[in-house]
Molecule: transfer RNA
Organism: Candidatus Microgenomates bacterium
RNA sequence: GCUAGGGUAGCUCAGGGGUUAGAGCAAUCGUUUCAUAAGCGAUAGGUCGCCGGUUCGAAUCCGGCCCUUAGCA
Numbered sequence: 001g002c003u004a005g006g007g008u009a010g011c012u013c014a015g016g017g018g019u020u021a022g023a024g025c026a027a028u029c030g031u032u033u034c035a036u037a038a039g040c041g042a043u044a045g046g047u048c049g050c051c052g053g054u055u056c057g058a059a060u061c062c063g064g065c066c067c068u069u070a071g072c073a
Base pairs, nucleotide, nucleotide: 001072002071003070004069005068006067007066010025011024012023013022018056027043028042029041030040031039049065050064051063052062053061
């Protein structure tokens, strides 16, 4: 340099045009215990990598760029 995959919560990931953007783990609070852990319940946490375009409507489709992984050279 070329090709392909990925970028969404602190971490691992789902969601592939419309319903409020979700799960598990982690965090906080409560409950339980003599106490801790585990369990159970609740709460908080998101510019959906950036900029533009299409659309009545974009995390999702299109273009450019950035980062990252793999392959080729």